This is a predicted structure of a 71-nucleotide RNA (transfer RNA) from Xenopus laevis. Its Rfam family is "tRNA". It is annotated as a transfer RNA. The RNAcentral record of the sequence draws on Rfam. The prediction has a mean pLDDT of 83. The organism belongs to Xenopus, within Eukaryota.

[in-house]
RNA sequence: GGGGUAUAGCUCAGUGGUAGAGCAUUUUACUGCAGAUCAAGAGGUCUCUGGUUCAAAUCCGGGUGCCACCU
Numbered sequence: 001g002g003g004g005u006a007u008a009g010c011u012c013a014g015u016g017g018u019a020g021a022g023c024a025u026u027u028u029a030c031u032g033c034a035g036a037u038c039a040a041g042a043g044g045u046c047u048c049u050g051g052u053u054c055a056a057a058u059c060c061g062g063g064u065g066c067c068a069c070c071u
Stems, first nucleotide, its partner, number of pairs: 001069001003067004009023004017054001025041003029037001047063005
């Protein structure tokens, strides 16, 4: 210098219309106890800031962190 990336505790989906999965966690059933399994729940100011839009995690500008690339 040009690019990628930032979403639940972790790993990640999410094509402008009020955000999901797996694992983890809580409760329940099952068991002599535990694990596995079944059922239910909780957990998100979607990195910050401004803009566009009736409506933004999503589009645009800027900032910050991280990643590798070029010189």